Notes
This is a predicted structure of a 172-nucleotide RNA (Lysine riboswitch aptamer) from a soil metagenome. Of the family's consensus pairs, 98% are formed in the model. Rfam family: Lysine riboswitch aptamer. About the family: Riboswitches are metabolite binding domains within certain messenger RNAs that serve as precision sensors for their corresponding targets. Its mean pLDDT, the model's own confidence on a scale to 100, is 78.

[in-house]
């Protein structure tokens, strides 16, 4: 440098389905009696005694993010995440939250379960921290039978214990 392995392996996409939810919202009515909306702050704008917010009833009634199994595609630091920086991003302006992308840097081999916290409508899922189980890989030690070389011994394979980390491991 090339090609591979771990397995409920990782990620993306549109469609379907469940949930979101009889929720938000709209109209009408009753009640209420001065505020309300533009995510947050400052300013500004708009609606409102021709009745605001809030509450109840009736009629109608969504969507997004996230999720499930299958399919397709890209892959094995796949990918995720912390910190720093840059760019873009609200529907009035500024600040700036959130979100997305890129760069640098740190951590995590993978799956799964439990507890706490965050995000979330959620007892779904996911992220972080801690603990456990299973599993792959390499190193060291031990190891039944067998195979190879064969003087001694060693190597492969099987099984077990301990330990390490993916910039690792295997083959060329």
């Nucleotide at each position: 440098g090339u090609a591979g392995a771990g397995g409920u392996g990782c990620g993306a996409a549109a469609a379907u389905c469940a949930a979101g939810a009889g929720u938000a919202c709209a109209u009408u009515g009753u009640g209420g009696g001065a505020g309300a909306a533009c995510a947050g702050g400052c300013a500004g704008u708009u609606c409102u005694a021709u009745g605001a917010a809030u509450a109840c009833a009736a009629u109608g009634g969504a969507a997004a993010g996230g999720g499930a199994a299958a399919u397709u595609c890209g892959c094995c630091g796949a990918a995720g995440u912390g910190c720093u920086g840059a760019u873009u991003u609200a529907a009035u302006g500024c600040c700036a939250a959130u979100a997305a992308u890129c760069a640098g840097u740190g951590c995590u081999g993978g799956u799964u379960c439990u507890g706490c916290a965050g995000u979330g409508a959620a007892g779904a899922a996911u992220u972080g921290c801690a603990g456990g189980a299973c599993u792959g890989u390499c190193a060291u030690c031990a190891u039944a039978a067998g195979u190879c070389u064969g003087u001694a011994a060693g190597a492969c394979c099987u099984u077990g214990a301990u330990g390490g980390a993916g910039u690792g491991c295997u083959a060329c």